[in-house]
Context: one part of a larger RNA
Molecule: small-subunit ribosomal RNA, central domain
Organism: metagenome
RNA sequence: CUGGGUGUAAAGGGUGCGUAGGCGGGCAUGUGCGUCGGAGGUUAAAUACAACGGCUUAACCGUUGAACUGCCUUCGAAACGGCAUGUCUUGAAUGUGGGAGAGGAUGAUGGAAUUCCUGGUGUAGCGGUGGAAUGCGUAGAUAUCAGGAGGAACACCGGUGGCGAAGGCGGUCAUCUGGCCCACUAUUGACGCUGAGGCACGAAAGCGUGGGGAGCAAACAGGAUUAGAUACCCUGGUAGUCCACGCCCUAAACGAUGUAUGCUUGGUGUUGGUUGCGAAAGCAAUCAGUGCCGGAGGUAACCCGUUAAGCAUACCACCUGGGGAGUACGAUCGCAAGGUUGAAACUC
Numbered sequence: 001c002u003g004g005g006u007g008u009a010a011a012g013g014g015u016g017c018g019u020a021g022g023c024g025g026g027c028a029u030g031u032g033c034g035u036c037g038g039a040g041g042u043u044a045a046a047u048a049c050a051a052c053g054g055c056u057u058a059a060c061c062g063u064u065g066a067a068c069u070g071c072c073u074u075c076g077a078a079a080c081g082g083c084a085u086g087u088c089u090u091g092a093a094u095g096u097g098g099g100a101g102a103g104g105a106u107g108a109u110g111g112a113a114u115u116c117c118u119g120g121u122g123u124a125g126c127g128g129u130g131g132a133a134u135g136c137g138u139a140g141a142u143a144u145c146a147g148g149a150g151g152a153a154c155a156c157c158g159g160u161g162g163c164g165a166a167g168g169c170g171g172u173c174a175u176c177u178g179g180c181c182c183a184c185u186a187u188u189g190a191c192g193c194u195g196a197g198g199c200a201c202g203a204a205a206g207c208g209u210g211g212g213g214a215g216c217a218a219a220c221a222g223g224a225u226u227a228g229a230u231a232c233c234c235u236g237g238u239a240g241u242c243c244a245c246g247c248c249c250u251a252a253a254c255g256a257u258g259u260a261u262g263c264u265u266g267g268u269g270u271u272g273g274u275u276g277c278g279a280a281a282g283c284a285a286u287c288a289g290u291g292c293c294g295g296a297g298g299u300a301a302c303c304c305g306u307u308a309a310g311c312a313u314a315c316c317a318c319c320u321g322g323g324g325a326g327u328a329c330g331a332u333c334g335c336a337a338g339g340u341u342g343a344a345a346c347u348c
Stems, first nucleotide, its partner, number of pairs: 004319003007302002012316001014201004021194003025088007033081002035077008049065006091191001092188003095184005103177007110154001115149007125136002162169002206247006215241002220236004258315006266293012297304002321348003330341004
């Protein structure tokens, strides 16, 4: 390279936007670059191949042939691809009118609860566990009532419900703002798909500076348990968790399933539209999502099954026995932690 693959056996990039590149809808005309056909030239010899022959055979050697799949010239063909021109509307985008939503950012605000503080009532316990102890409490705790402070999270609604490219998003209100869906089929007229590099986003933990700190809680301390107990359980408790700005860039970043488009029996829930029927309840049709069950088909099986892992096309990424190893070295990014890229010896 060819071939085979990537849900769970090795293998889908964490996600998007997009450059180059690759690929690209219907019709008509032209061109003749690719493509196809004919003819000619060239394609050294040796080697390789076939036939025949020479050394007793073979190796070796000779003769002839085919071939040298290529390139060039020339004559033609015009289906397909390219290029050029024109045109079309179904792909794509726009417009108009509606719709749903924890999509994002900023600000404001609300109640419940925990903790702490102050005061009142009140007295001997509270707390915790398998059982205890450490701990708290006569300097008045726990309990209870009133008032105050502060931080964080938003019960019920809440739902295989919704939104977002993914990470993710949940009290309420306001402002700013992104995307999506439906109807009309009005406008543009292929403007498209994918996407190496690149750019942006990217949970948690972690890092820097400055705030904040109620609860929780790595580390740490103590009490238990135990043969031991650097744990599991208990009492405490600091970073951190929260905010602003700047980094980090990883994950079982999972549907372990790349993106886009078309095609291929059904049933039953549910979310958001539209249309028809109906007084209503509702029923039917259709579009877009989200679940379950299953047909053909697929699969090693499990299972997947119009939300495909079925049937196809385009483009990207990735895999090639286990360990060594996501290590070493180098490069690059980072304040660091470390990230990205990524071997070999050896061994089974």